About this RNA: Predicted 3D model of RNase P RNA and transfer RNA as a complex of 487 nucleotides. Rfam match: Bacterial RNase P class A. Rfam links the family to the GO terms ribonuclease P activity, tRNA processing and dimeric ribonuclease P complex.
RNA sequence: UGGGUUGGCCAGGCGAUCGCGGACGGCGCGAGCCGUUCGAGGAAAGUCCGCGCUCCACAAAGCACGAUGCCGGGUAACACCCGGGCGGGCUAGCCCGCGGAAAGGGCCACAGAAACAGACCGCCCGAGCAAUCGGGUAAGGGUGAAAAGGUGGUGUAAGAGACCACCGGCGUCGGCAGCAAUGCCGGCGGCCAGGCAACCCCCAUCGGGAGCAAGGCCAAGCAGGAGCGAAGCCCGCUUGCGGGCGGGGGGCUGCUUGACCCCCUUGAGUUCCGGGUAGGCCGCUUGAGCCCCGCGGCAACGCGUGGCCUAGAUGGAUGAUCGCCCAGGCGUAUGCGGAUGGGAAGAAGGGCUCGCCCGUAAACCACCCUCAACGCUGGACAGAACGCGGCUUAUAGGCUUUCCCACAAA
RNA sequence: CGGGGUGUAGCGCAGUUUGGCAGCGCACCGCGUUUGGGACGCGGGGGUCGGCGGUUCAAAUCCGCCCACCCCGACCA
Repeated sequence: UGGGUUGGCCAGGCGAUCGCGGACGGCGCGAGCCGUUCGAGGAAAGUCCGCGCUCCACAAAGCACGAUGCCGGGUAACACCCGGGCGGGCUAGCCCGCGGAAAGGGCCACAGAAACAGACCGCCCGAGCAAUCGGGUAAGGGUGAAAAGGUGGUGUAAGAGACCACCGGCGUCGGCAGCAAUGCCGGCGGCCAGGCAACCCCCAUCGGGAGCAAGGCCAAGCAGGAGCGAAGCCCGCUUGCGGGCGGGGGGCUGCUUGACCCCCUUGAGUUCCGGGUAGGCCGCUUGAGCCCCGCGGCAACGCGUGGCCUAGAUGGAUGAUCGCCCAGGCGUAUGCGGAUGGGAAGAAGGGCUCGCCCGUAAACCACCCUCAACGCUGGACAGAACGCGGCUUAUAGGCUUUCCCACAAA
Repeated sequence: CGGGGUGUAGCGCAGUUUGGCAGCGCACCGCGUUUGGGACGCGGGGGUCGGCGGUUCAAAUCCGCCCACCCCGACCA
């Protein structure tokens, strides 16, 4: 210098004029006016996870169903974050992945003999004149995404972990290190029979449902109608009530149970048609809040001291115009400087085996970069709607940081 | 603002459960039939399965992210 990579930050600035929403203060009978002050984001987005909050009496038990998935920690919680482990990719930095296939079921199209215990060709043995038939064999060929550990030997009719040595893997036992995942060492076992769990499943852990149009209060207004819908029995007395058993219904996905509430024909609940209002207040923004410092921890994070208050709209405010400036981009012709390539005379010059070889510095040409000048441009993605923690996705440009690679110079 | 669903040929749909060559009807093209057209008969073409990534030997189908479209939801009696 070029390329890559890790983490973090910013998201144009200032001024003027006009305008919008909230709060506070003042004026005004009132409509409203004036002043001060505050007024979007890193993703406010997707609504993919996890919580708070509210209602369903409680959030109870079991099944079903769903989610997560190496280990440890952090946290209110998580599918998030941090640290560690193993495996893979990569020159490296760095990045990516993650329970169990030896509990069981299922699937592995086509091809292939066979997709998990398999004989098509081949090889070997036997029968037969032969075609061929019977048997053995997974070493060789062929098929396929995937074919039954590898090399060498023993062995055999031919072969084969059938046996042996070494290597690789797996399981198991013991020791050591570690909280653990796991690693290292040693012994034993021929155990070597594949893949898929983002198929069922198994194991461990977690999950009740719905959502601020939750939910509560006030005001205004109207008109109700039709259907479905259960089962009664017993006891007590104060004679129309209370209690018990039984039955029906309710809780916003299914089933069962417990507990609770309502109802049992004067009918809970539910379906359909019709009618009315589409107004106000609370919930609502002070909160797992933000900033600085100290301490603990490798870190995520926690604890403590101090300081700060920072949008609450409801057809939905946070904007528009102008001026100056700042990154950045593009263009123009010229100049300074630099890099790369070419570069006649094979120059100058150099080498030796003495007629060959080596040989771009420069002018000049091409192209690129940089600096300066002028002009034109010029700031992305996008916008709260109960709140918070994450993830994911979109994002012009800039600043900063970690490490690596290549080239060059010292 | 909240909840749910759909996306496959020009149009309407099946296939997704249990992964294995993407199909059906209409439309389109050619031929036949007819004087000609329609209808009919025969033959044929046409597909990023909404997009991107992952799991797998293999994805319309399974998993994740994104995009587009559609539907439902106020309160009172």
The coordinates come from a structure-prediction model, not an experiment, and the mean pLDDT is 79.